[in-house]
RNA sequence: CGGAAUGAUCAGGCGAUCGCUCGGGCCGCAAUGCCUGGGAGGAAAGUCCGAACACCACAGGGUACGGUGGUGGCUAACAGCCACCCGUCCAACUUGAUCGCAAGGUCAAGCGGGGCGCGGGACAGUGCCACAGAGAACGAACCGCCGAUGGCCCUCGCAAGAGGGAUCAGGCAAGGGUGAAAAGGUGCGGUAAGAGCGCACCGCGGCGAUGGUGACAUCGCCGGCAUGGAAAACCCCACCGGGUGCAAGACCAAAUAGGGAGCCAAAGGCGCGGCCCGCGCCGCAUCGUCCGAAAGGACGGUUAGUCUUGGCCGGAGUACGAAGCCUCGCAAGAGGUUAGGAAAGGGCUGGGGCACAGGCUCCGGGUAGGUUGCUUGAGGGUGCCGGCAACGGCACUCCCAGAUAAAUGGUCGCCGCCUCGCCAGAGGAACAGAAUUCGGCUUACCGAUCCUUCCAUAAA
Numbered sequence: 001c002g003g004a005a006u007g008a009u010c011a012g013g014c015g016a017u018c019g020c021u022c023g024g025g026c027c028g029c030a031a032u033g034c035c036u037g038g039g040a041g042g043a044a045a046g047u048c049c050g051a052a053c054a055c056c057a058c059a060g061g062g063u064a065c066g067g068u069g070g071u072g073g074c075u076a077a078c079a080g081c082c083a084c085c086c087g088u089c090c091a092a093c094u095u096g097a098u099c100g101c102a103a104g105g106u107c108a109a110g111c112g113g114g115g116c117g118c119g120g121g122a123c124a125g126u127g128c129c130a131c132a133g134a135g136a137a138c139g140a141a142c143c144g145c146c147g148a149u150g151g152c153c154c155u156c157g158c159a160a161g162a163g164g165g166a167u168c169a170g171g172c173a174a175g176g177g178u179g180a181a182a183a184g185g186u187g188c189g190g191u192a193a194g195a196g197c198g199c200a201c202c203g204c205g206g207c208g209a210u211g212g213u214g215a216c217a218u219c220g221c222c223g224g225c226a227u228g229g230a231a232a233a234c235c236c237c238a239c240c241g242g243g244u245g246c247a248a249g250a251c252c253a254a255a256u257a258g259g260g261a262g263c264c265a266a267a268g269g270c271g272c273g274g275c276c277c278g279c280g281c282c283g284c285a286u287c288g289u290c291c292g293a294a295a296g297g298a299c300g301g302u303u304a305g306u307c308u309u310g311g312c313c314g315g316a317g318u319a320c321g322a323a324g325c326c327u328c329g330c331a332a333g334a335g336g337u338u339a340g341g342a343a344a345g346g347g348c349u350g351g352g353g354c355a356c357a358g359g360c361u362c363c364g365g366g367u368a369g370g371u372u373g374c375u376u377g378a379g380g381g382u383g384c385c386g387g388c389a390a391c392g393g394c395a396c397u398c399c400c401a402g403a404u405a406a407a408u409g410g411u412c413g414c415c416g417c418c419u420c421g422c423c424a425g426a427g428g429a430a431c432a433g434a435a436u437u438c439g440g441c442u443u444a445c446c447g448a449u450c451c452u453u454c455c456a457u458a459a460a
Base pairs, nucleotide, nucleotide: 002455003454004453005452007450008449009448010447012415013414014413015412016411017410018409020039021038022037023036024035025034026033041431045442046441048440049439050438051437052436053245054244055243056242065241066240067239068238069237070084071083072082073081074080085119086117087116088115089114090113093110094109095108096107097106098105099104120236121235125234126233128229129228142176143175144172145171146170149169150168151167152165153164154163155162156161184202185201186200187199188198189197203225204223205222206221207220208219209218210217211216249372250371251370252369259363260362261361262360263359264358268282269281270280271279272278273277285302286301287300288299289298290297291296305354306353307352308351309350310349311348312347313346320340324337325336326335327334328333379398380397381396382395383394384393385392386391417428418427419426420425
C1' cells in the first nucleotide's frame, strides 16, 4: 500500500429566496397578518414475534387447540440478546495408523480459530424410510470368497489312502455393486474362507469418582458391541398462551328521517265563587257508506291551524305604594292618607315562518362534524460504578414531528465527496417517507470514517 470479515458512527455542509405544518408571543371582536422556536429513518418498510395502553369476555379445575424447547443469565416481555455446552462444516497445524523407494496421498484423533444448527425424547406406543438394490430393521446374500466337514465325478494305487474338479449339501460377509443411509472403524493375528473370533488404538454402552450452578467434561473400571434414520409423522415430557385493536376507547354534538312526552287545532252555554280564573251541570260539527230493533258504533271525506314579532282592548286605576302629614308606640316600628302605578293568562288585529291536518316545545338514541386518546417515554446524552458480556445502578443534563387526504418541499449560489478528462469542464450521489407508543427480528441500500482481527506483504 491492497483485499476481506465483524462491530460502531454518519447518511453531504452553509447561505439566500418562495412556500407548508405544529407550538408560543403581539395587534385584533374574529379571520388575516407580524415575530419566534420545532419539523422523518436506519430502516419510518414487511406487519413476523413480544409488550404497554384500551374495550369486550371470564368462578375453579381439566380437556382440546396453538406455541416454545441444550444450559446459565439479561429483560416489562419475547421465537430477542449475552456467555457457555454439544453436534457439524471449513482452512491451517500437531500426533498416530496405513500405502509408497521417494515426493506425497488416505484415514482417525487433538489444541486453538471461524461459519452453521426450528439443538427435549426414537428401549412408552403406533406407523414411515421413495427410486435403486439380494437386503432398509422379528438381522439380508445378486456378483463374489470358501467348500475345512459329508457326498459326487476324474486320475494314481492291490489296498489303506493321496491328488484334482467347483459339481451337490453346506459355510462366510472380506471384496464388488445399489443407495441419503447397509448392521462399529483401522490394523495385526487367526481361518478352508471369513467373522469382535482374539488383540491394540479409536468409537459406543453401563457404573463409579472428580470438576462445574448447569448443559457437560475428564479419569478409572466393566461390557465384544448390544435397537440405523426420521419427532418439519402421529405421539410423549416440561413450560407458556382469553379475544379484538387507536378505525381501541372517552366526551361534545348539526341538518334530515325515525322513537317518546306535552300544548294548541270544529263549541260553547248556564250557575256559583267579586274579575282573570276555578268548580258544577248541560251540550260537544257536518256529509257519505256499512252494521244495529234502538241507543249507538265502524270506515272514508269536508271544515285551517299553529308558532313568532308588533299594536290595541282587557285585567285595572286592581295588586303595589315613595316622600310628607296624621294616629298608635318609650323606641324599633305599625296603620292610615296622597302623588304615582304594574304583570300574567285571555280577546281583536298587522307583518313573517311552516302548514292542503298539521304547527310548536321538550326528552332520548345514533350519524356527519369536532375535542380527546396524542406524544414525557420500559425516553435521549454525558460521566462514574458493578458485570466476561447482554445488561443494571447512581449523578447531572436535554425536550427532540404530531399531520388527518394528510406538513416536513421547490429554486439558486458557494464549498466538500466520487467518476471521466492534460486543462477548461462534464456527469453522478443509494434504499426509502412518520400515523397510538415501545423492545426485537427480517428485508432494501450509493457510499464515507473509525476500532479489532485475518490474508497478502509486490515494485521502487
Molecule: Bacterial RNase P class A
Organism: Phycisphaerae bacterium